[in-house]
RNA sequence: CAAAAAACCGGGCAAACCGUUCGAAAGAUCGGGGCGCAAAGCUAUGGGCCUAAGGCUUUUUAAGCUAUGGCUGCCAGGCUGCUUAA
Numbered sequence: 001c002a003a004a005a006a007a008c009c010g011g012g013c014a015a016a017c018c019g020u021u022c023g024a025a026a027g028a029u030c031g032g033g034g035c036g037c038a039a040a041g042c043u044a045u046g047g048g049c050c051u052a053a054g055g056c057u058u059u060u061u062a063a064g065c066u067a068u069g070g071c072u073g074c075c076a077g078g079c080u081g082c083u084u085a086a
Stems, first nucleotide, its partner, number of pairs: 004084002012037002017032003021028002035073001041079003045076003048071003054066005
């Protein structure tokens, strides 16, 4: 230095849920709260999943299809980072 990942130190992030705000929704922001995470840091690049405002269609006051909307704590890729045994 690279790979890897036990322990220790310093720590970091923060699920569900509740409140707040935005949003058509999915979901996101902020605060509380901790299920967990060695990248649960960033990135929507590939796959997958969620929603359907608008648009289109139909057997038309409903239903179906569709991402330009989302999910990085779904998987992977790319970039970056702390510690230090085997």
This is a predicted structure of an 86-nucleotide RNA (c-di-GMP-I riboswitch aptamer) from Desulfoscipio geothermicus DSM 3669. The organism belongs to Desulfoscipio geothermicus, within Bacteria. Of the family's consensus pairs, 95% are formed in the model.